Predicted 3D model of a 383-nucleotide RNA (Bacterial RNase P class A) from a Bacteroidales bacterium. It matches the Rfam family "Bacterial RNase P class A". Rfam classes the family as a ribozyme. NCBI's taxonomy places the organism under Bacteria, Pseudomonadati, Bacteroidota, Bacteroidia, Bacteroidales. Of the family's consensus pairs, 98% are formed in the model.
RNA sequence: GUUACGAGCUGUUCUGUCGCUGCGCUGUUUGGCGCAGAGGAAAGUCGGGACAACACAGAGCACCAUACUUCCUAACGGGAAGGCCACGCGACGAGCGUGGACAGCAAGUGCCACAGAAAAUAACCGCCAUGCCCAUGGUGUGGUAAGGGUGAAAACGUGGGGUAAGAGCCCACGAGCCGCGAUGGUGACACCGUGGUUGGGUAAACCUUAUGGGUUGCAAGACCAAAUAUGCCGGCGUUGUCGUGCCUAGCACGGCUGAAGGGCUGCUCGUUCGAGCCGGUGGGUAGGUUGCUAAAGGUUGUCAGUGAUGGCAACCGCAGAUAAAUGACAGAAGUCGUGCCCCCGGUACGAUACAGAAUCCCGCUUACAGGCUCGUAACUUUU
Numbered sequence: 001g002u003u004a005c006g007a008g009c010u011g012u013u014c015u016g017u018c019g020c021u022g023c024g025c026u027g028u029u030u031g032g033c034g035c036a037g038a039g040g041a042a043a044g045u046c047g048g049g050a051c052a053a054c055a056c057a058g059a060g061c062a063c064c065a066u067a068c069u070u071c072c073u074a075a076c077g078g079g080a081a082g083g084c085c086a087c088g089c090g091a092c093g094a095g096c097g098u099g100g101a102c103a104g105c106a107a108g109u110g111c112c113a114c115a116g117a118a119a120a121u122a123a124c125c126g127c128c129a130u131g132c133c134c135a136u137g138g139u140g141u142g143g144u145a146a147g148g149g150u151g152a153a154a155a156c157g158u159g160g161g162g163u164a165a166g167a168g169c170c171c172a173c174g175a176g177c178c179g180c181g182a183u184g185g186u187g188a189c190a191c192c193g194u195g196g197u198u199g200g201g202u203a204a205a206c207c208u209u210a211u212g213g214g215u216u217g218c219a220a221g222a223c224c225a226a227a228u229a230u231g232c233c234g235g236c237g238u239u240g241u242c243g244u245g246c247c248u249a250g251c252a253c254g255g256c257u258g259a260a261g262g263g264c265u266g267c268u269c270g271u272u273c274g275a276g277c278c279g280g281u282g283g284g285u286a287g288g289u290u291g292c293u294a295a296a297g298g299u300u301g302u303c304a305g306u307g308a309u310g311g312c313a314a315c316c317g318c319a320g321a322u323a324a325a326u327g328a329c330a331g332a333a334g335u336c337g338u339g340c341c342c343c344c345g346g347u348a349c350g351a352u353a354c355a356g357a358a359u360c361c362c363g364c365u366u367a368c369a370g371g372c373u374c375g376u377a378a379c380u381u382u383u
Base pairs, nucleotide, nucleotide: 001379002378003377004376005375006374007373008372009371010370012333013332014331015330016329017328018327020037021036022035023034024033025032026031039354043365044364046363047362048361049360050359051217052216053215054214058269059268060267061266063213064212065211066210067209068082069081070080071079072078083102084100085099086098087097088096089095103208104207108206109205110202111201112200124148125147126144127143128142129141130140131139132138133137156174157173158172159171160170161169175198176197177196178195179194180193181192183190184189221290222289223288224287231281232280233279234278235277236276240256241255242254243253244252245251246250261273262272263271264270297316298315299314300313301312302311303310304309334352335351336350337349338348339347340346341345
């Protein structure tokens, strides 16, 4: 320097004419002037919240989510830094890179195809002892799991002793798992010692443990206006008591109680509203204001921290539409590619991606022409 992969940042500017929206000022009613006007993902609707209502407020179950440690954050399934495990490079080291759905199989229940004797109640070949026979072999009985085979995985491994042949049968040294202790660390853990124990895998298998989650969501809500046929049908309800007033036994108001029905909430308990309610059918009205943009906001500098991030100071104030504005045309640039040339450059042609706010913010995931930065690997060799 080139290529490949991975990660991160960026991803357009100006002028003129006309047009649109918001705000401010002005005013000849029609207008005029000024300022501003779609992103890094506005996408997906996968997560977390702010905010609003239920509501002045719960408990349990179900259901759902998360899962190594510490820290950051309003919070998160997010981010930072570490630990452990696996794989790769490296010298079997130190170290580096990539990945991890890294709580638990020592609570229980399942599953592990095919092959193989057998996937945990093991014996195909083989080895040993012994009997028989048609006898360099065959066969019956007993023992065996060291050797071989099958397989991803076969009763922890290596060595020695011992044995008829073998086997943790015994011994030594190890490996895995569980417990305890010392040292270091905030911690996950590291390392050393010690006791026990031994077939593995699988929990995006059922499950167990721990932690967390109220529900619904701007089509949430609040306010104003308009209209209505006290419509019709069916079903379930309208209890009792006290006080006050009117008054001639009924009515009205208030309290307590009861209850059809409703709310919180998927269910139960609980709690709360309650004299009308539920279902069907039918008719009328449905316009506007607000929520609505000053935000856990942005930029710059500085301090603290390995870092994510936080503190302090200064400056800025950056779209609010409602069938949905933020544009169209023309010209000139910027960037990139290709060709040519008189090659710090000029010139001609072409390209300029993904894409469009709708309550707001913070994450994740996905899309993307081109440019820049960093890391890793391979190649080339003065260009």